[in-house]
Molecule: transfer RNA
Organism: Patescibacteria group bacterium
RNA sequence: GGGCCUAUGGUUUAACGGCAGAACGCAGCGUUCGCAUCGCUGAGAUCGGAGUUCAAUUCUCCGUAGGUCCA
Numbered sequence: 001g002g003g004c005c006u007a008u009g010g011u012u013u014a015a016c017g018g019c020a021g022a023a024c025g026c027a028g029c030g031u032u033c034g035c036a037u038c039g040c041u042g043a044g045a046u047c048g049g050a051g052u053u054c055a056a057u058u059c060u061c062c063g064u065a066g067g068u069c070c071a
Base pairs, nucleotide, nucleotide: 001070002069003068004067005066006065007064010024011023012022013021018054026042027041028040029039030038047063048062049061050060051059
């Protein structure tokens, strides 16, 4: 320098172009003499920009970061 893959809450990870979900973690409440467990409730996310579309996490392009292969 070139090819390919990946990017979603704090972490791991789902999501036919049509309400962004789950687990763990976190906060509150209940349970306990207390802790833990357990139950209930809640906060929290689509790497950046542009395009296509009535509508983009999803499709296209350009970047950024990471991984991998070739040189």